[in-house]
Model confidence (mean pLDDT): 80 of 100. The RNA shown here (transfer RNA) has 74 nucleotides and comes from a Candidatus Omnitrophota bacterium.

RNA sequence: CGGGACGUAGCGCAGUUGGCUAGCGCACUUGAAUGGGGUUCAAGAGGCCGUGAGUUCAAAUCUCACCGUCCCGA
Numbered sequence: 001c002g003g004g005a006c007g008u009a010g011c012g013c014a015g016u017u018g019g020c021u022a023g024c025g026c027a028c029u030u031g032a033a034u035g036g037g038g039u040u041c042a043a044g045a046g047g048c049c050g051u052g053a054g055u056u057c058a059a060a061u062c063u064c065a066c067c068g069u070c071c072c073g074a
Stems, first nucleotide, its partner, number of pairs: 001073007010026004019057001028044006050066005
């Protein structure tokens, strides 16, 4: 320098024929059971989907640029 993949909650992921203001597991908070811990059960908080722009009635999902990570090639 060229090509490709990925970037969604603290961590790991799903959601992509665009559509009722985004979910799962672990972790976290509160409560109950226990003398306490572990464990189980119930409830709850937390992300606007890498950044910016565009298309559209409507974008995590499509398009463009940029940033970052990884892989391949030179």
Its Rfam family is "tRNA". The source organism's lineage runs through Bacteria, Pseudomonadati and Candidatus Omnitrophota.